A computed fold for a 72-nucleotide RNA from a Candidatus Gastranaerophilales bacterium, annotated as transfer RNA. Its Rfam family is "tRNA". Gene Ontology term of the family: triplet codon-amino acid adaptor activity. It was read from a public genome assembly.
RNA sequence: GCCCUUGUGGCGCAGUGGUAGCGCAUUCCCUUGGUAAGGGAAAGGUCACGGGUUCAAGUCCCGUCAAGGGCU
Numbered sequence: 001g002c003c004c005u006u007g008u009g010g011c012g013c014a015g016u017g018g019u020a021g022c023g024c025a026u027u028c029c030c031u032u033g034g035u036a037a038g039g040g041a042a043a044g045g046u047c048a049c050g051g052g053u054u055c056a057a058g059u060c061c062c063g064u065c066a067a068g069g070g071c072u
Stems, first nucleotide, its partner, number of pairs: 001071007010024004018055001026042005048064005
C1' cells in the first nucleotide's frame, strides 16, 4: 500500500428494511433466623462518526475513525 471481518446498555452477544432485544451485572421487592440459590419488577442505548437511498435504515450504499486478520 491492497483486501477481508468487526463496531448495538457496564460486560458478553442476538437482531436478513416495519415497536431495539437476550444473558450476566446494577437497583428495589418477595422468600430466609441470616447468607447463597430461587421468584417478581425497574433503570440503563444519539445501534462508532458523517452523509445518501427509502414512506420507513441497527439492517442497503458511500466516506471517515477504531480494533482484529490476511497478502506484498